[in-house]
């Protein structure tokens, strides 16, 4: 230098053919227990990497850029 893939909650990751952003773990609160852990229930937490474009409507489609991983030279 070229090619492919990835970027979504504190962490690990889903998200279907474009139509209200989710799960597990973690955190906080409650239930329960003589008490603790485990268990059960609830709550909080998001500029979906950035900018632009298409569209009535974009995490999703298109372009450019940033970062990361792998491969080729």
């Nucleotide at each position: 230098g070229c090619c492919a893939c990835c970027u979504u909650a504190g962490c690990u990751c889903a998200g279907c053919u474009g139509g209200u952003a989710g799960a597990g773990c973690a955190u906080u609160c409650g239930c329960a227990u003589c008490g603790u852990a485990a268990g059960c229930g609830a709550a909080g937490g998001g500029u979906c990497c950035u900018c632009g474009g298409u569209u009535c409507a974009a995490u999703c489609c298109c372009g450019a850029g940033a970062g990361g991983u792998g491969g080729c030279u």
A computed fold for a 73-nucleotide RNA from a bacterium, annotated as transfer RNA. It matches the Rfam family "tRNA". It is annotated as a transfer RNA.